[in-house]
RNA sequence: AAUCGGGGCCCAGGCGGCGAGGGCCGCUGAACCGUGUCAGGUCCGGAAGGAAGCAGCACUAAGGCGACCCCCUCGGGUGACUUGGACACCCUGGUUAUC
Numbered sequence: 001a002a003u004c005g006g007g008g009c010c011c012a013g014g015c016g017g018c019g020a021g022g023g024c025c026g027c028u029g030a031a032c033c034g035u036g037u038c039a040g041g042u043c044c045g046g047a048a049g050g051a052a053g054c055a056g057c058a059c060u061a062a063g064g065c066g067a068c069c070c071c072c073u074c075g076g077g078u079g080a081c082u083u084g085g086a087c088a089c090c091c092u093g094g095u096u097a098u099c
Base pairs, nucleotide, nucleotide: 001096002095003094004093005092006091007090008089010085011084012083013082014081015079016078018075019074020073021072022071023070025066026065027064028063034059035058036057037056042051043050044049
C1' cells in the first nucleotide's frame, strides 16, 4: 500500500422489556326521558275481568372507582438480543507485496 474478516457507529425487520390507551374482570351506577316485575292507587266494564302504570325490587346502559394475569393498538434517549443491509469514519486481526 492492497485485500479480506470482526467489532463500534448508521438503517430496517423480528423478539423481549418499559410506558400509554383500549378490551377483559370486580364493585358501583337510571325519581321520569332503559328493560322486567309492578304493592298502593288510577282508568274501562253491570259483572267476570282487562288496560296503562308511580314507588319499591331485580338486571343493566352511559359513566365512575379498583385490579392488572391475559389480548389488541401505539410509542421510545428501551436491550454487550437476533436477522439482514449500508459502510465516508473509528478500533482490531489475517494474508500478500514493497521499504

The prediction has a mean pLDDT of 81. This is a predicted structure of a 99-nucleotide RNA (Bacterial small signal recognition particle RNA) from an Ardenticatenaceae bacterium. The organism belongs to Ardenticatenaceae, within Bacteria. Its Rfam family is "Bacterial small signal recognition particle RNA". Rfam describes the family as follows. The signal recognition particle (SRP) is a universally conserved ribonucleoprotein involved in the co-translational targeting of proteins to membranes. Rfam classes the family as a non-coding RNA gene. Gene Ontology terms of the family: SRP-dependent cotranslational protein targeting to membrane, signal sequence recognition and signal recognition particle, plasma membrane targeting.